[in-house]
Context: one part of a larger RNA
């Protein structure tokens, strides 16, 4: 390359917003670009394909036809895409009442727990292990009370829970902020999906500049184990781990499952809307979950949150290793990120 494929074999972008693109509802009017018929021009000969002929066959030749799938002009068709009208309301959106929740941000405030510091009670031992020992204590330690005090997380509630695009969010209280669902069906009338690049966000370590520093804890010290022990326990411990403010930009950034829409048997549990009902219950959205059936799948398994069965849009994949290496471009304070071969080799 493909009528081929991306949970796990290679392969879905870490997420969003959106450029161009590409795809796009439900009628209706015009045009006739594409589209679809007939005709007429054209498409050189040789080659290819049939037929039939000529050298003894055959290569090889010689007629004839068919091909040439194209192009271009005329004349017709109007279903479908295109254009241009013009409507319409189910897809979007947008209002109004209601409703949810660890969403985001900022600022105050609480309480246990520790750590230290005063300061009482008391006296020999504490701590620590598989056993020790370093470590700590009579300059009074551990242990228990008062008082002060600092940073740092936020127990119970708490749940298969919930909210966010994702990363990710959890004491409490107020200001700011943004989602999403139900109801109504009031307004616009396709305003839509999907998105090469581009912008934005992005866990934790990690960088600069200033702070903080309770615990905790790479590096380090030092005690143990051991044939050694740059380790696994112990005892300390400094970047960090907290903030503010500016970068880095990767993760098994996962559901290893891209996003939108439409369709396909049931049970049951749970979060929050509406309606009925005295209640028990039941209908009807919109999530989260377990189990299934039809179907799929190489199997595990998936199954209306499909990996079933469609359609559109992006992104990746094409044997293992070299290698996410080199080299060159770009970003980066720097650490490195991003794009990414090839010889060679099985």
């Nucleotide at each position: 390359c493909u009528g081929g494929g991306u949970u796990u074999a290679a392969a879905g972008g870490g997420u969003g917003c959106g450029u161009a693109g590409g795809c796009g509802g439900c009628g209706u009017u015009a045009u006739a670009a594409g589209u679809c018929a007939g005709a007429g021009g054209u498409g050189a000969a040789a080659g290819c394909u049939u037929g039939c002929a000529g050298c003894u066959u055959a290569a090889c030749u010689g007629u004839a036809a068919a091909a040439u799938u194209g192009c271009c002009u005329c004349u017709g068709a109007u279903a479908c895409u295109g254009u241009a009208g013009u409507g319409c309301u189910u897809g979007a959106a947008u209002c109004a009442c209601g409703u949810u929740g660890a969403g985001g941000u900022c600022a105050g405030c609480g309480g246990a727990a520790u750590g230290u510091g005063u300061u009482g009670u008391g006296u020999a031992g504490c701590g620590g292990u598989g056993a020790a020992a370093u470590g700590c204590a009579u300059a009074g330690a551990u242990a228990u009370g008062u008082c002060a005090u600092a940073g740092a997380a936020c127990a119970c509630c708490a749940a298969a829970u919930g909210c966010g695009a994702a990363g990710g969010c959890a004491g409490c209280u107020a200001g700011c902020u943004a989602g999403g669902c139900u109801u109504g069906a009031a307004u616009u009338g396709a305003c839509g999906c999907u998105g090469a690049g581009g912008c934005a966000c992005g866990a934790a370590a990690g960088c600069g500049u200033g702070g903080g520093u309770a615990g905790c804890g790479a590096a380090c010290a030092g005690g143990a184990u051991u044939a050694g022990a740059u380790a696994c326990c112990c005892u300390g411990g400094u970047a960090g781990u907290c903030c503010a403010c500016g970068c880095c930009c990767u993760a098994a950034a996962c559901g290893a499952u891209g996003c939108u829409a439409a369709c396909u048997c049931g049970a049951u549990a749970u979060g929050u809307g509406u309606c009925c009902g005295c209640a028990a219950g039941g209908a009807u959205g919109c999530g989260u979950g377990u189990c299934u059936a039809a179907g799929g799948g190489a199997a595990a398994c998936c199954a209306a949150u499909a990996a079933g069965u469609u359609a559109g849009c992006c992104a990746c994949c094409u044997g293992g290793g070299g290698a996410g290496u080199a080299c060159g471009u770009c970003g980066g304070c720097a650490a490195c990120g991003a794009u990414g071969a090839a010889a060679c080799u099985c």

Description: RNAcentral holds the full RNA, with entries from ENA. This is a predicted structure of a 346-nucleotide part of an RNA (small-subunit ribosomal RNA, central domain) from an uncultured prokaryote.